This is a predicted structure of a 75-nucleotide RNA (transfer RNA) from Verrucomicrobiia bacterium DG1235.
NCBI's taxonomy places the organism under Bacteria, Pseudomonadati, Verrucomicrobiota, Verrucomicrobiia.
């Protein structure tokens, strides 16, 4: 330079192919009550996320473009 794959909560990840149906779901961790003399377990509620940008479409985390990062092939 070219092709391709990936980027979702503080950390992992489902979900994506094949658009619409709970407030995007789970598991650690955190916050805050509770049980327990105290930790610690536990038990309950919570707070927290589609990588920017545009375009398709009634409706996009999902399709298509591009940017950014990050991983691989080839030259």
């Nucleotide at each position: 330079g070219u092709c391709c794959c990936g980027u979702u909560c503080g950390u992992c990840u489902a979900g994506c192919c094949a658009g619409g149906u709970u407030u995007a779901g789970g598991a650690c961790a955190c916050u805050u009550g509770g049980a327990u003399u105290u930790c610690a377990u536990c038990c309950a509620a919570g707070a927290g996320a589609c990588a920017g940008a545009g375009g398709u479409u009634c409706g996009a985390a999902u399709c298509c473009u591009u940017u950014a990062c990050g991983g691989g092939a080839c030259g």

RNAcentral holds the sequence, with entries from ENA and Rfam. Model confidence (mean pLDDT): 81 of 100.